[in-house]
RNA sequence: UUGAAAAUGCAGCCUAAAUCCAUUUGAAACCAGUCGGUUGAGUAUGGAUGCGGGGGAACCGUAGUAUGGGGCGUAUUUCUUUGUCAAAAGAAUAAGGCACUUCCAGGCCCGAGCCCGUCAGCUAACCUCGUAGGCAUUUGGAAGGGCAAUA
Numbered sequence: 001u002u003g004a005a006a007a008u009g010c011a012g013c014c015u016a017a018a019u020c021c022a023u024u025u026g027a028a029a030c031c032a033g034u035c036g037g038u039u040g041a042g043u044a045u046g047g048a049u050g051c052g053g054g055g056g057a058a059c060c061g062u063a064g065u066a067u068g069g070g071g072c073g074u075a076u077u078u079c080u081u082u083g084u085c086a087a088a089a090g091a092a093u094a095a096g097g098c099a100c101u102u103c104c105a106g107g108c109c110c111g112a113g114c115c116c117g118u119c120a121g122c123u124a125a126c127c128u129c130g131u132a133g134g135c136a137u138u139u140g141g142a143a144g145g146g147c148a149a150u151a
Stems, first nucleotide, its partner, number of pairs: 008148003012135003018049006025042001028039004050131006060121001066118001068119001069116004077092006096109003100144006
C1' cells in the first nucleotide's frame, strides 16, 4: 500500500405509484452593505426512463345475448338480526399485510371502495391510460444477504 475476515453499527410501512432532465417560480442561507450578487428547498408545466393497467389477430376456447355484461383492487363468500322495500348492523370466511429475504413458532391488523355504459374470452403487431393517496413499526429462533467505517 492492497485484499480478506470476525465483531460492531445502520436500513421506515401499504401501494404500480419511483427516478432523471428542461423550463418556470422561489422559501431559506451566504456575500456585499446604495443598486445588487451567489447557492438554492419546494411549487407549476412538459418530456424521458422504469414500473403498473386496459383494448386488440391467427390458433385455441366459449352456446352467450335483462336474471345484462365487464374492469381496477387482497377485499370473495356464507349465516343471523332489523326493515314494506332499498338498505343497515353483527358474526364468520376466501384472500391479503405486519419494517432486508426465507423458514418455524407466536401475536396483531384487514377482509374496502370505485369505474365503463349495452360493449370487450385468450391474443403477436399495434393503440391507449396511470404513476395518486394513506400511515408510524420494532415478538422470538435459525439460515442467508446489503451498506458503512474501523483497531

This is a predicted structure of a 151-nucleotide RNA (c-di-AMP riboswitch aptamer (ydaO/yuaA leader)) from a Nitrospirota bacterium. The coordinates come from a structure-prediction model, not an experiment, and the mean pLDDT is 78.